[in-house]
Small-subunit ribosomal RNA from Blitum bonus-henricus, 1458 nucleotides, folded computationally.
RNA sequence: GGGUUCGAUCCUGGCUAAGGAUGAACGUUAGCGGCAUGCUUAACACAUGCAAGUCAGACGAGAAGUGGUGUUUCUAGUUACGGAUGGGUGAGUAACGUGUAAGAACCUUCCCUUGGGAGGGGAACAACAGCUGGAAACGGCUGCUAAUACCCCGUAGGCUUAGAAGUAAAAGUAGGAAUCCGCCCAAGAUGGGGCUUGCGUCUGAUUAGCUAGUUGGUGAGGCAAUAGCUUACCAAGGUGAUGAUCAGUAGCUGGUCCAAAAGGAUGAUCAGCCACGCUGGGACUGAGACACGACCUAGACUCCUACGGGAGGCAGCAGUGGGGAAUUUUCCGUAAUGGGCGAAAGCCUGACAGCGCAAUGUCGCGUGGAGGUAGAAGGCCAACGGGUCAUGAACUUAUUUUCCCGGAGAAGAAGAAAUGAUGAUAUCCAGGGAAUAAGUAUCGGCUAACUCUAUGCCAGCAGUCGCGGUAAGACAGAGGAUGAAAGCGUUAUCCGGAAUGAUGGCGUAAAGCGUCCGUAUGUGGAUUUUUAAGUCCGUCGUCAAAUCCCAGACCUUAACCCUGGACAGGUAGUAGAAAUUACCAAGCUGGAGUACGGUAGGGGCAGAGGGAAUUUUCGAUAAAGUCGUGAAAUGUGUAGAGUUCGGAAAGAACACUAACGGCGAAAGCACUCUGCUGGGCCGACACUGACACUAAGAGACGAAAGAUAGGGGAGCGAAUGGGAUUAGAUACCCCAGUAGUCCUAGCCGUAAACGAUGGAUACUAGGCGAUGUGCGUAUCGACUCGUGCAGGGUUAUAGCUAACGCGUUAAGUAUCCCGCCUGGGGAGUACGUUCGCAAGAAUAAAACUCAAAGGAAUUAACGGGGGCCCGCACAAGCGGUGGAGCAUGUGGUUUAAUUCGAUGCAAAGCGAAGAACCUUACCAGGGCUUGACAUGCCUCAAAUCCUCUUGAAAGAGAGGGGUGCCUUCGGGAACGUGGACACAGGUGGUGCAUGGUUGUCGUCAGCUCGUACCGUAAGGUGUUGGGUCAAGUCCCGCAAUAAAUGUAACCCUCGUGUUUAGUUGCCAACGUUAAGUUUAGAACGCUAAACAGACUGCCGGUGAUAAGCCGGAAGAAGGUAAGGAUGACGUCAAGUCAUCAUGCCCUGAGCGACACACGUGCUACAAUGGCCGAGAUAAAGGGUCGCGAUCUCGUGAGGGUGAGCUAACCACAAAAACCUAUCAUCAGUUCGAAUUGCAAGCUGCAACUCGCUUACAUGAAGCCGGAAUCGCCAGUAAUUGUCGGUCAGCCAUACGGUGGUGAAUUCGUUCCCAGGCCUUGUACACACCGCCCAUCACACUAUCGGAGCUGGCCAUGCCCGAAGUCAAUACCUUAACCGCAAGGAGAGGGAUGCCGAAGGCAGGGCUAGUGACUGGAGUGAAGUCGCAACAAGGUAGCCGUACUGGAAGGUGCGGCUG
Repeated sequence: GGGUUCGAUCCUGGCUAAGGAUGAACGUUAGCGGCAUGCUUAACACAUGCAAGUCAGACGAGAAGUGGUGUUUCUAGUUACGGAUGGGUGAGUAACGUGUAAGAACCUUCCCUUGGGAGGGGAACAACAGCUGGAAACGGCUGCUAAUACCCCGUAGGCUUAGAAGUAAAAGUAGGAAUCCGCCCAAGAUGGGGCUUGCGUCUGAUUAGCUAGUUGGUGAGGCAAUAGCUUACCAAGGUGAUGAUCAGUAGCUGGUCCAAAAGGAUGAUCAGCCACGCUGGGACUGAGACACGACCUAGACUCCUACGGGAGGCAGCAGUGGGGAAUUUUCCGUAAUGGGCGAAAGCCUGACAGCGCAAUGUCGCGUGGAGGUAGAAGGCCAACGGGUCAUGAACUUAUUUUCCCGGAGAAGAAGAAAUGAUGAUAUCCAGGGAAUAAGUAUCGGCUAACUCUAUGCCAGCAGUCGCGGUAAGACAGAGGAUGAAAGCGUUAUCCGGAAUGAUGGCGUAAAGCGUCCGUAUGUGGAUUUUUAAGUCCGUCGUCAAAUCCCAGACCUUAACCCUGGACAGGUAGUAGAAAUUACCAAGCUGGAGUACGGUAGGGGCAGAGGGAAUUUUCGAUAAAGUCGUGAAAUGUGUAGAGUUCGGAAAGAACACUAACGGCGAAAGCACUCUGCUGGGCCGACACUGACACUAAGAGACGAAAGAUAGGGGAGCGAAUGGGAUUAGAUACCCCAGUAGUCCUAGCCGUAAACGAUGGAUACUAGGCGAUGUGCGUAUCGACUCGUGCAGGGUUAUAGCUAACGCGUUAAGUAUCCCGCCUGGGGAGUACGUUCGCAAGAAUAAAACUCAAAGGAAUUAACGGGGGCCCGCACAAGCGGUGGAGCAUGUGGUUUAAUUCGAUGCAAAGCGAAGAACCUUACCAGGGCUUGACAUGCCUCAAAUCCUCUUGAAAGAGAGGGGUGCCUUCGGGAACGUGGACACAGGUGGUGCAUGGUUGUCGUCAGCUCGUACCGUAAGGUGUUGGGUCAAGUCCCGCAAUAAAUGUAACCCUCGUGUUUAGUUGCCAACGUUAAGUUUAGAACGCUAAACAGACUGCCGGUGAUAAGCCGGAAGAAGGUAAGGAUGACGUCAAGUCAUCAUGCCCUGAGCGACACACGUGCUACAAUGGCCGAGAUAAAGGGUCGCGAUCUCGUGAGGGUGAGCUAACCACAAAAACCUAUCAUCAGUUCGAAUUGCAAGCUGCAACUCGCUUACAUGAAGCCGGAAUCGCCAGUAAUUGUCGGUCAGCCAUACGGUGGUGAAUUCGUUCCCAGGCCUUGUACACACCGCCCAUCACACUAUCGGAGCUGGCCAUGCCCGAAGUCAAUACCUUAACCGCAAGGAGAGGGAUGCCGAAGGCAGGGCUAGUGACUGGAGUGAAGUCGCAACAAGGUAGCCGUACUGGAAGGUGCGGCUG
């Protein structure tokens, strides 16, 4: 650098991936070779074999062997040297253990060098022999014997010592000599070892005090040597915040891995040091040990046993069991290197050299090369054309690393020669033949690589984000692709990335202690000296080798191995430098302080005084209420309240002045006066002379609430009581009211204790205002103006900042010191400790869990936020719905089926502009299977038509008739029968896969873009602002300027006129007639084409001189004239797969019947009316399978007849309200027409379920409609006919047109609803139908407490006391020496004393496990109760504290604005 918080953005911040590494393990696969490496776990237990012996030239003896001597060989024992090296392991150890650098008081076998020496004597003990104990191991007694074994005397040198003096060596072997190998004393050297010291060396303070041989001294002892190393006495020291003590963890280092570096992690293999050797203790021998393959003792364990007693120690090499994810052969050789012994030959050597096993790692090689296209088969995909595997297999040709076979054959061996484990090796030559050799992981992004099938939130994947709910590039399989490759992938661990413990940060993201004082520490003005500790420079020693790095060399290369070299850094010594830090000394005044003169102030403490108000009380006045609220009620009042006036008492607080004004360290401080007292500022420049800054720990102060004791108590007022509100109301509102609020004394020690901003110093543009105090100016004076210092504000430049913002009062530029932060939650919680009377405060984790949590800003959306503006949105009116009956649609129910869809507005007289059959999709029954329909192939036959049987019909069967059209005469075309296969077919699913289309917000005025500018960016500006409009309509202004799309206009209808045209339409004049019927006409009307006309154009007012608005004139029409069509970007996964089309999935055929109850919408009805009658006047429309005149029959629906009309010609066609007459007075009626009966008509194959109409008869309910709700502002509502489509007919009262008659009201925008613009808040973005808090219930997880229980570790006190050193010894024994002897010296044994391991007892400390029960926490699906927070979140929220309530929470007091 990447992924991951968001709708998007920037930042903070965590999590995570890509890289490298490993003594690794697991999965899968596997051709070869070189070089390395291989129990990280149980320092668990070990069978078996081997790993340390050697010397016969020190000694005596025995045996073998030989005919004998001699020689030789072997064996146990005495003696000597070596078994203290080599090899293993890392338990312990936080230490002079180790690393590094120094030091003085020491020892040293063997080897080397040097000097000197070995004289004279003596006594034993093994072996051996005899006897004897024991199971064994192993002994006991008596006797003999040698030495390089042991002892004595003398002497040398050495040592001790002031001296005298003392102490005190030796060994020989070979017959002899030379000679070799040894022996003794002393000195030296080399190498090794012991000791001391400086510095470096993990974590924890929830371990703060530790220490009695402890620290020092003296005497004595002791050691190789120094030393409290030991002991007696004396003193009371020593150590620790620079972290002692305690606890946990750990062998240290060279090095190794990672990293740009700094650095982090680690301490296998190789090398140095240390420690250990079953566990604990101990000494002996020795040059060296307190001894891995030695000893004694205690313990645990294992084994043998005759039960009396004995034996053992693989953390040597192999190997076994066990543990574990996991780590090899019970191999070969002394050939090389090295070691022990030996004069040597030689012997020994699991050190070592090698082999074997293991892809454990690393390095190298190979699994083939070249040619070859019918672009093979096959797989997969597909747009069905093809593409891809495939630059390929087969095939042709050449080669042979590797492989197989045969032969030759090393170096390592030093040298005159001999000597090879490895080794039938490496290597070379020849032969054979592409022959023997490729798997693994991944393919959504990060991250290189994509499709198909199957599955359907299932199965599963996942490092992270996340994928899977029927079109999965993410699961599984397949094809293809990509990566590295004899490996590949996963897991674990370390470093890296992580600048995420830093060269980082702390206003709002985590983070400045509430404030001050001050100790240690750290830092420190300016001048001149001294020193040279830091610093700088040179030089010398050292930091083993190996490793790393550089260069070279050599095995075919590489790795490996070999040779040479070097940087940097540490440390010790030494020569120098003196700027700077430090030290020494002296002076300085700028920092700091003192004294002096002024000055402002709610700074503090104490005392005294004051008035207003409130409440209570007394008296008076007066008479019915008062108080309180949104509205009420509780309360209070005829026993006189409230009101008003006067008197008295009490307590608390101090109006106005009052101000981003003052003071104080902060908390905080306000009536007036007095006393005491702290600090600041200004002036002048006398004094001191760096006296300073900061500040861990310590100390002081510290709002409100709270707590203790004593007072006080007017008002207010947690708790509590009552009244309301409410679903509830433990609240908000009201009436009461206790603690408290006040004072005194001593506690508590916390707040949003905030500027969310630690203190100090210096520097870095300004403007404005104002507090204190100087100077100058001005004035009679108060003001004023200029300027300085100090404190306190505002705006702004540079700069900083993620942005917001800060900006001489910095969050700028720098220095010094302190405090604090390191993802969210768990949690400021648990445990521990300290403080507190308590409440609680301070300090302060972990398990577990999530991939985020968070800051600032942006856009939208939302708000019971604000402003402006519109709309039949309200208001003002008119008429309805909701009540009744009926029609119709829907839900529900029912049913074999009651087909399907539409469901708030925006479904419900909707799809359906016509369900009796058909339609029809549903159900039952009966049938067909290339099909009712399309194309292709074959066969037969023209096709069509008629009749009969059966059947509900579809269909099935039988009979008859018929021979067409074109033709090149072969045949072909249409239609039909039968057949096989490709296929047809589906109103089956998915409108959440889609196209198209439609609804809705909404005919609302918006929605965007190019360029430019602003901003890190998301984005913004434009589009906001001032006016105006129906309008983002227009004008003005403006970092914007142009433009698209909507608006408007263009289109259609209607309203006026002109021109043109004149039939089927028209008729003024003329003629004519029954009639515009005809002649004639083109004026009028009408028809239908083109034009004109309206544009705020004109006038006045207003406005800004604009846009526009108001009024007026003219005009048929006036400000969009009216109506229609026209529907921006988008929203609702809105509707429709059943109009149609269509992806994917699914199925295989098709044909025939139908009814109830409830809600919604619609229609009809009710004297401004009903009914009878007459007469006048419309518009629009469709009409040949049609409209149908006339005449005629029928009461009527209608029937018969059939003129005219393909329509400005004929017909439908009659308009209705209107008018007159009548009913007559409000009635269930001459209202209303449902329902029912009977009889007819029409359509149609068919009218029962289930059509319409007519006539007669019948005459329900219903008297204007509760809550609620709908439509409409002008030719509108209301009322009234009329026509059409669909259609055989019709359930049409529907739907779509058309004309007639023809109103009322609009003050206005407070409110309801919807919408637009601007602004504000936001924890919302699926966007308030949002988000979200807590209790309760259930499940799971970790955890605190817990009566206790069980272990481990540590120290302390006491008891017991092994082995053993030391001391001492009255008992026993005793070869060397002394002594004539007795005996002595010395030695040994035994018992004794001190110390002393294990063990026991006691009370502690730390720690681990477990524990009935219990507390909260976390996580879970859609549970329950509420709705606390986010908008003014519906009572603004939050902080501290107290009380209280199922719960969120509520209330009181003080504080904050986030």
The coordinates come from a structure-prediction model, not an experiment, and the mean pLDDT is 82.
Its Rfam family is "Bacterial small subunit ribosomal RNA". Gene Ontology terms of the family: ribosome and structural constituent of ribosome.
The RNAcentral record of the sequence draws on SILVA.